Guanidine-I riboswitch aptamer, 118 nucleotides, folded computationally. It was read from a public genome assembly, where an Rfam model found it.

RNA sequence: UCCAAUAACUUCUAGGGUUCCGGCUGGGACAGAAAAGUUCCGGUGACUGGUCCGAGAGAAGUUAGGCUAACCCAAAAAUAUUAAGUUAGCUACACGGCGGGAUAAAAGCCCGGGAGAU
Numbered sequence: 001u002c003c004a005a006u007a008a009c010u011u012c013u014a015g016g017g018u019u020c021c022g023g024c025u026g027g028g029a030c031a032g033a034a035a036a037g038u039u040c041c042g043g044u045g046a047c048u049g050g051u052c053c054g055a056g057a058g059a060a061g062u063u064a065g066g067c068u069a070a071c072c073c074a075a076a077a078a079u080a081u082u083a084a085g086u087u088a089g090c091u092a093c094a095c096g097g098c099g100g101g102a103u104a105a106a107a108g109c110c111c112g113g114g115a116g117a118u
Base pairs, nucleotide, nucleotide: 007063008062009061010060011059012058015053016052020050021049022047023044024043025042026041027040028039029038030037065091066090067089068088069087070086071085075081093113095116099111100110101109
């Protein structure tokens, strides 16, 4: 300097906004003595929440691939070795913008293990 690989999924969490539900709130209608109530149209996420989104560098798990050891064992007369298989174990490291994109909207989502830094 170049090439290849460093995987996928499930459940959750940090986090996120506001389509829906709910909360709060303005107005109309119904009904009523009034209050409470029912319903319709709006506002509000510096509204705790439910639904929803959600981590390469967060958690747990499953699978895949790889490596190590033992066993098994066609190849073979024997030993060693090797392929496949079985069992057990392991499967690392990771600082990171600005800006843009999707969705109702936003985000540690996607661009992105990017740009950059060491």
Model confidence (mean pLDDT): 80 of 100.